RNAcentral holds the sequence, with entries from Rfam. The RNA shown here (Glycine riboswitch aptamer) has 95 nucleotides and comes from Paenalkalicoccus suaedae. It matches the Rfam family "Glycine riboswitch aptamer". Rfam's curators write: This family represents the bacterial glycine riboswitch.
[in-house]
Formats: sequence, structure tokens, C1' cells
RNA sequence: AUGACAAUAGGGGGAGAGGGCGACUCAUCGUAGUCGACGCCGAAGGAGCAAACGGAGACGUGAAUCUCUCAGGCAAAAGAGACUUCUAUUGGACG
Repeated sequence: AUGACAAUAGGGGGAGAGGGCGACUCAUCGUAGUCGACGCCGAAGGAGCAAACGGAGACGUGAAUCUCUCAGGCAAAAGAGACUUCUAUUGGACG
């Protein structure tokens, strides 16, 4: 020396939506970057609540991949990415 499950670290998979418009910038002239307006997306984060429970009541607690879209994002690439999976370490219900 079983190992439900948890934490940390690393790796893999991982959707959606304007290559739109205007202005400005440039060592780069690239549908690059920034800003603005409009249109969209939801799976970082954030916010909201149903049943139920508590309460005499007012109210309180109360989840999400649901809703909102503040933030974030909208060609490809890069990056992010809920969730998922593998490995390692540590712990560990149960046996």
C1' cells in the first nucleotide's frame, strides 16, 4: 500500500458575437493602435432572484451554465475563458 473527495502546481480540451462606421496616430500604412457612436456576445470577475427554511409581521437566508450586461469580449492569430480532464504533491471520509 483502499482512496469518496478537497487544496495547490503544471499540462490538454474549451463556445459565442461587426475583418462594420467616423476621427486621430505612425519607424511600421497592416482593415495595426487609440478614442467615439451604433450593433452584438456570455463561459473571467460582478450583480439579481425561485422554491424552501426562519419569523406574529416587516423582513432575513437562499443556486446556477438562469437573468442583467457594470466589467470583459466580437476576422484570423495571440490572449482571456466557466466547465472538464490528466499528472504530481499534500490532506483525507470510508474500508
Its mean pLDDT, the model's own confidence on a scale to 100, is 83.